[in-house]
Context: one part of a larger RNA
Molecule: small-subunit ribosomal RNA, central domain
Organism: uncultured bacterium
RNA sequence: CUGGGCGUAAAGAGUCCGUAGACUGUAAAGUAAGUUUCUUGUUAAAUUUUAAAACUUAAUUUUAAAACAGCAAUUAAUACUGCUUUACUUUGAGUUUAAUACAGAAAAGUAGAAUUUUAUACGAAGGGGUGAAAUCUGUAGAUAUAUAAAGGAAUGCCAGUAGCGAAGGCGACUUUUUAGUAUAAACUGACGUUGAGGGACGAAAGUGUGGGUAGCAAACAGGAUUAGAGACCCUGGUAGUCCACACCGUAAAUUCUGAGUGCUGUAAUUUAAUUGUAAUAUUUUUUAAUAUUAUUUAGGUUUUCAAGCUAACGCAAUAAGCACUCCGCCUGAAGAGUACGAUCGCAAGAUUGGAACUC
Numbered sequence: 001c002u003g004g005g006c007g008u009a010a011a012g013a014g015u016c017c018g019u020a021g022a023c024u025g026u027a028a029a030g031u032a033a034g035u036u037u038c039u040u041g042u043u044a045a046a047u048u049u050u051a052a053a054a055c056u057u058a059a060u061u062u063u064a065a066a067a068c069a070g071c072a073a074u075u076a077a078u079a080c081u082g083c084u085u086u087a088c089u090u091u092g093a094g095u096u097u098a099a100u101a102c103a104g105a106a107a108a109g110u111a112g113a114a115u116u117u118u119a120u121a122c123g124a125a126g127g128g129g130u131g132a133a134a135u136c137u138g139u140a141g142a143u144a145u146a147u148a149a150a151g152g153a154a155u156g157c158c159a160g161u162a163g164c165g166a167a168g169g170c171g172a173c174u175u176u177u178u179a180g181u182a183u184a185a186a187c188u189g190a191c192g193u194u195g196a197g198g199g200a201c202g203a204a205a206g207u208g209u210g211g212g213u214a215g216c217a218a219a220c221a222g223g224a225u226u227a228g229a230g231a232c233c234c235u236g237g238u239a240g241u242c243c244a245c246a247c248c249g250u251a252a253a254u255u256c257u258g259a260g261u262g263c264u265g266u267a268a269u270u271u272a273a274u275u276g277u278a279a280u281a282u283u284u285u286u287u288a289a290u291a292u293u294a295u296u297u298a299g300g301u302u303u304u305c306a307a308g309c310u311a312a313c314g315c316a317a318u319a320a321g322c323a324c325u326c327c328g329c330c331u332g333a334a335g336a337g338u339a340c341g342a343u344c345g346c347a348a349g350a351u352u353g354g355a356a357c358u359c
Stems, first nucleotide, its partner, number of pairs: 004330003007313002012327001014201004021194003025088007033081002035077002039073005048066007092191001093188006100182003104178007111155001116150006126137002163170002206247006215241002220236004258326006265305001267303002270300002273297001276295008308315002332359002341352004
């Protein structure tokens, strides 16, 4: 290399978009590039293989035969692939319209609890904290109570293995702007899938500049504990946490499970929707409306088992089953995600990424 693999043994990139490339729906006509086929030439000899002969046998030597395959030309075939042309919508993909649902995103505004601080009143000796204490705080009047004000951050109940988003993630309320998905109908007519490079987004922490700072709180200080205590516990407390703009580009970024398509069984639960069907209840003069239940269709989220798979655990229509397409990745451990080089970054560092030595 081939092969074999990637939930847990090494191995799915954090996620998406998308260039080249690879692969690509149904039907027809043409072409004959790939493909298959006929014939010819050539690919020196030795070597190789097969058969025989010589030497007592082997090695060796001699004779004859055979190639496969490549290249070039030639004769045909047309199923598949390619190319050219035409057509199709029962089906992939997309667009529009209609109603409903959704913590999707951004901006602006508003609200009520709570903590803290300040002021005033009241009040008089403690408060706070712990396993127990102490540091701390209080007669310069604390804690507690009442009223008022300030300011920042977060949004109780609702709340749900409920919902939305590509992932990270998203939760008070209102408005504005904006994206997506789900259902139905109409339209376009293969416009598709994946995606090396590339681009965008990307928790927390961290970085830069300028604001902000109620609570919490790395560092730090003190009190305890202890043999010691650089900790766990306590009292304080600065970066930070918040906002704007710009970086960083990493996480047990996990479903440790790449994306897409098709197929293969049963049962339960749940979310949304419209159409259809049936039943019940309420309101109503009737039509009808509302609610509930059952059923159907489609999409999402969970649970249980069958077949099958798996080393087992387990997975099981949201597959780790049966298949196809494309990408990424793995190849004993340690050295090591280190060194060196390169690219990126203000830095921290990130990405790419070895070898010797040892077992």